Source information
Model confidence (mean pLDDT): 76 of 100. ZMP/ZTP riboswitch aptamer (pfl RNA motif) from Henriciella sp., 83 nucleotides, folded computationally. The organism belongs to Henriciella, within Bacteria.
RNA sequence: UAAGGGCUGCGUGACUGGCGCUUGAGGUGGGUCACCACUGGGGAGCGCAGCACUGGACAAAGCCGUGCGCCUGGGCAUGACCC
Numbered sequence: 001u002a003a004g005g006g007c008u009g010c011g012u013g014a015c016u017g018g019c020g021c022u023u024g025a026g027g028u029g030g031g032u033c034a035c036c037a038c039u040g041g042g043g044a045g046c047g048c049a050g051c052a053c054u055g056g057a058c059a060a061a062g063c064c065g066u067g068c069g070c071c072u073g074g075g076c077a078u079g080a081c082c083c
Base pairs, nucleotide, nucleotide: 006051007050008049009048010047011046012045015042016041017071018070019069020068021067026039027038028037029036030035062076063075064074
């Protein structure tokens, strides 16, 4: 000095289910019934830009939708292989 990481801003954004308890972000309609459409709310991650810090500091020992519980099904990040 750069990279990684952190913070901030902008853009984009997968996934957002069923039942019960219940005072709590669901609602409406439908269905071949744990799904679909619309709407409301949530949201990791990805990209760009800026800022400061840092030598063991950062990072890692995972992350995302509900107040809680039991389930179901996905996505993201990371590692390996193949096309």
The model forms 88% of the base pairs in the Rfam consensus.